Annotation: Predicted 3D model of a 474-nucleotide part of an RNA (small-subunit ribosomal RNA, 3' major domain) from a Bacteroidota bacterium.
Context: one part of a larger RNA
RNA sequence: UGACGGGGGCCCGCACAAGCGGUGGAGCAUGUGGCUUAAUUCGAUGCAACGCGAAGAACCUUACCCAGGCUCGAACACGGCCGGACAGAUCUUGAAAGGGAUCCUCCUUCGGGCUGGUCGUGAGGUGCUGCAUGGCUGUCGUCAGUUCGUGUCGUGAGAUGUUGGGUUAAGUCCCGCAACGAGCGCAACCCCUGUCACUAGUUACCAGCGGAUCAUGCCGGGGACUCUAGUGAAACCGCCUGCGCAAGCAGUGAGGAAGGUGGGGACGACGUCAAGUCAUCAUGGCCCUUACGCCUGGGGCUGCACACGUGCUACAAUGGGUGAUACAACGGGCAGCCACCUCGCGAGAGGGAGCUAAUCCAUAAAAUCACUCCAAGUUCGGAUUGGAGUCUGCAACUCGACUCCAUGAAGCCGGAAUCGCUAGUAAUCGCGUAUCAGCAACGACGCGGUGAAUACGUUCCCGGGCCUUGUACA
Numbered sequence: 001u002g003a004c005g006g007g008g009g010c011c012c013g014c015a016c017a018a019g020c021g022g023u024g025g026a027g028c029a030u031g032u033g034g035c036u037u038a039a040u041u042c043g044a045u046g047c048a049a050c051g052c053g054a055a056g057a058a059c060c061u062u063a064c065c066c067a068g069g070c071u072c073g074a075a076c077a078c079g080g081c082c083g084g085a086c087a088g089a090u091c092u093u094g095a096a097a098g099g100g101a102u103c104c105u106c107c108u109u110c111g112g113g114c115u116g117g118u119c120g121u122g123a124g125g126u127g128c129u130g131c132a133u134g135g136c137u138g139u140c141g142u143c144a145g146u147u148c149g150u151g152u153c154g155u156g157a158g159a160u161g162u163u164g165g166g167u168u169a170a171g172u173c174c175c176g177c178a179a180c181g182a183g184c185g186c187a188a189c190c191c192c193u194g195u196c197a198c199u200a201g202u203u204a205c206c207a208g209c210g211g212a213u214c215a216u217g218c219c220g221g222g223g224a225c226u227c228u229a230g231u232g233a234a235a236c237c238g239c240c241u242g243c244g245c246a247a248g249c250a251g252u253g254a255g256g257a258a259g260g261u262g263g264g265g266a267c268g269a270c271g272u273c274a275a276g277u278c279a280u281c282a283u284g285g286c287c288c289u290u291a292c293g294c295c296u297g298g299g300g301c302u303g304c305a306c307a308c309g310u311g312c313u314a315c316a317a318u319g320g321g322u323g324a325u326a327c328a329a330c331g332g333g334c335a336g337c338c339a340c341c342u343c344g345c346g347a348g349a350g351g352g353a354g355c356u357a358a359u360c361c362a363u364a365a366a367a368u369c370a371c372u373c374c375a376a377g378u379u380c381g382g383a384u385u386g387g388a389g390u391c392u393g394c395a396a397c398u399c400g401a402c403u404c405c406a407u408g409a410a411g412c413c414g415g416a417a418u419c420g421c422u423a424g425u426a427a428u429c430g431c432g433u434a435u436c437a438g439c440a441a442c443g444a445c446g447c448g449g450u451g452a453a454u455a456c457g458u459u460c461c462c463g464g465g466c467c468u469u470g471u472a473c474a
Stems, first nucleotide, its partner, number of pairs: 001474002003471003007468007015458002019421005026313008034304002042053002064299007076122009088103006106113002124288002127286003133282002135277003138273001140271001145184006151160003164175003190265004195233007205222002209220003236259001239253001240251004315414001319373006332361002336355002340351004380411001385406007427450007
């Protein structure tokens, strides 16, 4: 100087407390361990691995296993030599890949071009080492810290500054001070959102005027409103009162759409964990080279006594069922989204208009209004199983999703323990997108609808910051 203490002081955080909803019990989905296996490819392992890499494992993917094949090789560059086409067609063998046979067969400005074979140099490797590395990422932590120059002090390590008194979300600012300044961080500058103004009105809008319809911005038109999207304004403790030297704090203060960082995002200092990744990529070294490379068929990654994590659906009446009826936002669409009509109980099929989209396409659901069920393993719950189908795709046996009929399991609110959340949040309700032929999505990432309760407080648990103290630790 640090680190540590079941030392002290001060302070913070959904850390506790106060609340609301869960997990742990059930069924299923999914990941992991284990076991099994020819293979169940590999990686991730306290927080910070376990719906993680994977934003899509039937084949492909695919890296694993079995079997059949290839060897300048599946792709590419250069050079030497030989050839003429390469491609294609037919036959044959085969599960395919691959192999065999036959037919057909170059252009040229003579430099060569294109292409096959062969030889060689480079190939190829998801083989090993993340403890050789780059890059990227997680974490402490959006915590308020971490340093430097000059000066001063100390023999020196080093100290000071950065400590102290206040204050702040903040090393934020003020005051003081042998310090004076500065860098990286904080904040602000950036994006979204909340108010207004101006500009601009098509595909959006429709107040006033006119027309038309069973009806509808449907039409003429309009530029008010909504909205769209560009430029500005606005918030600064600026004003008032109180406290304070100041910084700042408090207020049922005024004004204001918004008040003390308005709300949210992006943004992650010096460093820590030899943290993670050689399987995104790149790369040193090592290893394989008729195989640890490459192609193909099939299987596996989906196995199942069991254990754990993350979720979904429930156990019901604040509910289930039937009917009627209202209101979104984000985003997507041409090998696409698909109105409407017909057929089918339905998944869907056959026709078929519009839309390269503010133009066309997609029922929002919970909510609301009626009726019904009457406390029951039920009109709760939907697992499982049998049968019949639809769709995608070369192909749904292993191993797809969905539909209909039948079946109707466990489950009556969950032990010890444990998680999330402070406001448009939790809870609850649906919608969209990426990946994608299809889909194991109940996942992930977004979007809007409805919309709470509680916080006395900081003694305690966990994590962190500053000062100080002890130490036989570095």

The organism belongs to Bacteroidota, within Bacteria.